[in-house]
Context: one part of a larger RNA
Molecule: small-subunit ribosomal RNA, central domain
Organism: uncultured organism
RNA sequence: UUGGGCGUAAAGGGCGCGUAGGCGGGAAGGUCAGUCAGAGGUGAAAGCUUGUGGCUUAACUGCAAGUUUGCCUUUGAUACUGCCAUUCUUGAGUUCGGAAGAGGGAAGUUGGAAUUCCUGGUGUAACGGUGAAAUGCGUAGAUUUCAGGAAGAACACCGGUGGCGAAGGCGGCUUCCUGGUCCGAUACUGACGCUGAUGCGCGAAAGCGUGGGGAUCAAACAAGGAUUAGAUACCCUGGUAGUCCACGCUGUAAACGAUGGGUACUAGGUGUUGGGUUUAAUUACUCAGCGCCGGAGCUAACGCAUUAAGUACCCCGCCUGGGGAGUACGAUCGCAAGAUUGAAACUC
Numbered sequence: 001u002u003g004g005g006c007g008u009a010a011a012g013g014g015c016g017c018g019u020a021g022g023c024g025g026g027a028a029g030g031u032c033a034g035u036c037a038g039a040g041g042u043g044a045a046a047g048c049u050u051g052u053g054g055c056u057u058a059a060c061u062g063c064a065a066g067u068u069u070g071c072c073u074u075u076g077a078u079a080c081u082g083c084c085a086u087u088c089u090u091g092a093g094u095u096c097g098g099a100a101g102a103g104g105g106a107a108g109u110u111g112g113a114a115u116u117c118c119u120g121g122u123g124u125a126a127c128g129g130u131g132a133a134a135u136g137c138g139u140a141g142a143u144u145u146c147a148g149g150a151a152g153a154a155c156a157c158c159g160g161u162g163g164c165g166a167a168g169g170c171g172g173c174u175u176c177c178u179g180g181u182c183c184g185a186u187a188c189u190g191a192c193g194c195u196g197a198u199g200c201g202c203g204a205a206a207g208c209g210u211g212g213g214g215a216u217c218a219a220a221c222a223a224g225g226a227u228u229a230g231a232u233a234c235c236c237u238g239g240u241a242g243u244c245c246a247c248g249c250u251g252u253a254a255a256c257g258a259u260g261g262g263u264a265c266u267a268g269g270u271g272u273u274g275g276g277u278u279u280a281a282u283u284a285c286u287c288a289g290c291g292c293c294g295g296a297g298c299u300a301a302c303g304c305a306u307u308a309a310g311u312a313c314c315c316c317g318c319c320u321g322g323g324g325a326g327u328a329c330g331a332u333c334g335c336a337a338g339a340u341u342g343a344a345a346c347u348c
Base pairs, nucleotide, nucleotide: 003320004319005318006317007302008301012316014202015201016200017199021195022194023193025088026087027086029084030083031082033081034080035077036076037075038074039073040072041071042070047067048066049065050064051063052062053061054060091192092189093188094187095185096184097183098182099181103178104177105176106175107174108173110172111155115151116150117149118148119147120146121145127136163170164169207249208248209247210246211245212244217242221238223237224236225235260315261314262313263312264311265310268293269292270291271290272289273288274287275286276285277284297304298303321348322347323346330341331340332339333338
């Protein structure tokens, strides 16, 4: 390579939009490019295979046939694929009527609880912390308690095995702007579809740049106190970056369902969310989600099982023994940190 694979053994891109490309619904017609069949030409010789000769045999070698899977020309076939033109509605989309939602963005004299700080009252010797202590804090009046004020950050209960989003993720309230989804009707378009290399965009936390903000928590601080043989830790008292906001960068995560996307098919049971139809009744049916259990089937097993890891097809990504190594070198990107791409020697 042919293959065989990718939940956990190596392997699904973090996620989307989408270019090229690949693949693509029903009907009838044309064409005959692919495809299939026939004929002809060519496909050097040697070689190889079969048959049969020549050297005593064999190796070697003569002859004949085949092989030469290809290419070209030509004559046909028209099911399938392509191409051309026509048509259809079930795929896809539009329209109309409903529905749910922490989907996103912006604004707010927005709300209450908590925390810390400040001021005043109360009041006196402790408080705090731990396994036990100590550092710390407190007679310059703390802790406690009451009243008032300030600040920043996060939103208890509702809250759910719940909902929304492509993923990351999203949770007080109000207003404005805005994306998607579902159900019902079946009016319209008429295959407009699926996937998607390169590309473009989004992308937790931490980190970086500039400027704000700074209540809490808290890397660093050989901080201080303990513990201990030691304790550069676990525990405690502090505490700066950071955590928050704006703009810009970074582009990675066990970015996980460790499971790419699409379509069709293949027993059920049960709970729940949103619609529709229905019923005396959350009763029954149905569509779209979210869970649990389970049959066939699959699987090395565990398990998966109409939300498939089953049965098939289409497209993309990726894997090919362990270490060396996600390293080196080069290139691209980045302010940097670093990211992406990504070997080999050697070794088992």